[in-house]
């Protein structure tokens, strides 16, 4: 370094729910705990979703959302076997 254990110490926090912000996708905080070894980080590429416009059910354009959808980038805790 690869790798990731019925290991240890910690970390994050799905669905659902309460408060709050947003036209919406969704965000923030509390409860909760399905899961996660990058579920840390940044919307860079793709995907998906929302709003507006055009058009007529579809696609161009614009503005956004999602890092717990995928890829790649940067960073990183612990440690047995191999």
């Nucleotide at each position: 370094c690869c790798c990731g254990a019925c290991a240890a110490a910690g970390c994050c926090g799905a669905a659902c729910u309460c408060u709050u912000c947003g036209c919406a996708a969704g965000g923030a905080g509390g409860g909760g705990g399905c899961g996660g070894a990058a579920a840390g980080u940044g919307g860079c590429g793709g995907g998906u979703c929302u709003u507006c416009u055009g058009a007529a059910u579809c696609g161009u354009g614009a503005a956004g959302a999602u890092g717990g959808c995928c890829g790649a980038g940067c960073u990183g805790c612990c440690g047995a076997a191999g």
c-di-GMP-I-GGC riboswitch aptamer from a Nitrospiraceae bacterium, 82 nucleotides, folded computationally.
The model forms 90% of the base pairs in the Rfam consensus.
Model confidence (mean pLDDT): 83 of 100.
Its Rfam family is "c-di-GMP-I-GGC riboswitch aptamer". Gene Ontology term of the family: cyclic-di-GMP binding.